[in-house]
Molecule: transfer RNA
Organism: Candidatus Zambryskibacteria bacterium RIFCSPLOWO2_01_FULL_39_39
């Protein structure tokens, strides 16, 4: 240059193909319980509008195009 993958709370993933009620799970915070304390267990709570911008729909994290980035491959 070209071509593919990947991007979603603080972290690591799922969901996306087949668009539809409040974006789920785990660890992590933070509060309570529990224990002489700590750890470990149990309860609860707050956090991501889903790289970024447009587009298509009655409705997009999910379909389309551009673009930024990390990684692979081609030349």
């Nucleotide at each position: 240059g070209c071509g593919g993958u990947c991007g979603u709370g603080g972290u690591g993933u799922a969901g996306c193909c087949u668009g539809g009620u409040u974006a789920a799970c785990a660890c992590a915070a933070u509060c309570c319980c529990c224990u002489g304390u700590c750890a470990c267990g149990g309860g609860a709570u707050a956090g991501a509008u889903c790289g970024u911008g447009g587009g298509u729909u009655c409705a997009a994290a999910u379909c389309c195009c551009a673009u930024c980035g990390a990684c692979c491959g081609c030349g």